A computed fold for an 86-nucleotide RNA from an uncultured Pelagibacteraceae bacterium, annotated as Glycine riboswitch aptamer.
[in-house]
Formats: sequence, structure tokens, C1' cells
RNA sequence: UUUAACUCGUUGGGAGAGACUAAUAGUUUAGCACCGAAGGAGCAACCACCCCGGAAACUCUCAGGUAAAUGGACCGACAAAGCAUA
Repeated sequence: UUUAACUCGUUGGGAGAGACUAAUAGUUUAGCACCGAAGGAGCAACCACCCCGGAAACUCUCAGGUAAAUGGACCGACAAAGCAUA
């Protein structure tokens, strides 16, 4: 000097499923039905392996959600930080 992963910020994209029923001043409460992409839990293909481990967008639906908005896993761009490598 350059710079990976991880982390953080800004920004673009970003699905599914009742604008259901009853009460109510209400965005509240209750009931039924439904969704899978915050978070959480379970299984384990696989990775690692002396021990200790890691591990999905699959499964569950506790939480969350079911017009728009918000939120949103994940993908991209920019910036910061970082200091393996050369």
C1' cells in the first nucleotide's frame, strides 16, 4: 500500500395468508379460519472431528403476521470499521 470473512450505517428490490365474525368510542377485546421470510424451537443432508462442535429458505407455529402503510428473511450498491493474505 492492497484486502477476504464478520459487524454497523444509508439506500434499491423483497413473498405468503380473512379490509373475517361479534361486542365496542377505538388501531381495543373475544372467537373461528389461515400464512411462513423477524425472533424461537425441532429434525439432520452436510462440514469439522482426539474431545468439545457448526449446520437449511425443511418441520413446528410459542412469538409474529393475514387491504395499504409499517415490519420483513434474503439479494444488490455505497460508506465506515476491521487487519487474514500478498
Its mean pLDDT, the model's own confidence on a scale to 100, is 76.